[in-house]
RNA sequence: GCCGAGAUAGCUCAGUUGGUAGAGCGCUUCCCUGAAGAGGAAUAGGUCCCCGGUUCGAGCCCGGGUCUCGGCA
Numbered sequence: 001g002c003c004g005a006g007a008u009a010g011c012u013c014a015g016u017u018g019g020u021a022g023a024g025c026g027c028u029u030c031c032c033u034g035a036a037g038a039g040g041a042a043u044a045g046g047u048c049c050c051c052g053g054u055u056c057g058a059g060c061c062c063g064g065g066u067c068u069c070g071g072c073a
Base pairs, nucleotide, nucleotide: 001072002071003070004069005068006067007066010025011024012023013022019056028042029041030040031039049065050064051063052062053061
């Protein structure tokens, strides 16, 4: 330099044919315990990498950019 994949909660990742964004783990609170761990219950937490476009409506489609990983040279 060329090609491909990826970027979504603190972490690991889903998200179907475009229609109000989810799981597990973790954090917090409560129950349980002499106390803790384990177990049980509940809550909080998101500018879906950035800029623009299409659309009544975009995490998803289109264009450009940034970064990460892999392949080729």
Molecule: transfer RNA
Organism: Patescibacteria group bacterium